[in-house]
């Protein structure tokens, strides 16, 4: 990295340092952020989608049994993520409100 399965309208710093133009996934049309320093990186702090841990705590099931196995809550960890609905719209249904697909993005697994 193909392919697949979840999620994507919640939440989370106006910190600090470096660096300097530009950025808000790709294209377009919008509309927004940004020399009052954006996007980037690293420190810090935080949020809570997926994964792990009984070699971490508690709680319930079963059990002869406090061993083991299941489940659920915490808690720490891996990733990830900390303007605006993925910022809005494109394609298909629909009078419209809306609804779907499509691409992408994160996780988990993995030809």
């Nucleotide at each position: 990295u193909a392919g697949u399965c979840a999620u994507g309208g919640a939440g989370a710093g106006a910190g600090g340092c470096g660096a300097g133009a530009g950025g808000g996934a790709a294209c377009u049309g919008g509309c927004c952020c940004u020399g009052c320093g954006a996007c980037c990186g690293c420190c810090c702090g935080g949020c809570a989608a997926c994964c792990u841990u009984u070699u971490c705590c508690g709680g319930a099931a079963g059990u002869u049994g406090u061993a083991u196995u299941u489940u659920u809550g915490g808690a720490a960890g891996g990733u990830g993520c900390c303007a605006a609905c993925g910022c809005c719209a494109g394609c298909c249904c629909g009078c419209a409100a809306g609804g779907g697909a499509g691409c992408c993005a994160u996780g988990a697994g993995g030809u």
Molecule: SAM riboswitch aptamer (S box leader)
Organism: Desulfoferrobacter suflitae